Transfer RNA from an archaeon, 75 nucleotides, folded computationally.
[in-house]
């Protein structure tokens, strides 16, 4: 340099193929319940500019382009 894959909550990730209901889950965190107390368990809650910018569209995490970053392969 070329090709391919990844980037979504503090962490691990689903969803992208085929655009459309409020962006979900597990763990973690906070509160309450339970307990002599802790853990476990139960209930509720907070937390996301979907890497960044632009384009297409009535509508973009999803399609297109550029760019940043991580990984793999080729040279």
């Nucleotide at each position: 340099g070329c090709u391919c894959g990844g980037g979504u909550a503090g962490c691990u990730u689903a969803g992208u193929c085929u655009g459309g209901u409020u962006a979900g889950a597990g763990c973690g965190c906070c509160a309450c319940g339970c307990u002599g107390a802790u853990a476990a368990c139960g209930u509720g809650g907070a937390g996301g500019u979907c890497g960044u910018g632009a384009g297409u569209u009535c509508a973009a995490a999803u399609c297109u382009c550029a760019u940043c970053u991580c990984g793999a392969g080729c040279a």
It matches the Rfam family "tRNA". By type it is a transfer RNA. Rfam links the family to the GO term triplet codon-amino acid adaptor activity. The sequence is in RNAcentral, with records from ENA. Its mean pLDDT, the model's own confidence on a scale to 100, is 81.